[in-house]
RNA sequence: CUCUUAUCAAGAUAGGUGGAGGGAACGGACCCUAUGAAGCCUGGCAACCCCUUUAAAGAGGAAGGUGCUAAAUUCCGCAGCUUAAUGCUGAAAGAUAAGGG
Repeated sequence: CUCUUAUCAAGAUAGGUGGAGGGAACGGACCCUAUGAAGCCUGGCAACCCCUUUAAAGAGGAAGGUGCUAAAUUCCGCAGCUUAAUGCUGAAAGAUAAGGG
C1' cells in the first nucleotide's frame, strides 16, 4: 500500500508542556480556538487483540499491543423513499481493530 471481516448516536471532557492553528482530503455549510489550536507527556475511557473462567454460549478482568479522549465519522455532496420546509434508509469515502497478501 492492498484484500477480508467487525465496529463507528455510548464513554473519557482533567493536569502539565507548547504557542497558532484545528475539526481526514476536495467543494459547501457550521463550529472549536490567546478564557490557549495542533503536537508531546501524565491522567482518563473503551475492551479489538489479550488474561481468567466455561463443553459452548456467556461471565469477569485490565498487566501487555493498539485505539480513543468537542459536536453522529460535526453536517451535506451519490442512490431510493418522502416533505410546505424537511426527514428517513442505504451506499461511497474515511477511521479503528484483527487476520491475510
Molecule: SAM riboswitch aptamer (S box leader)
Organism: Halanaerobiales bacterium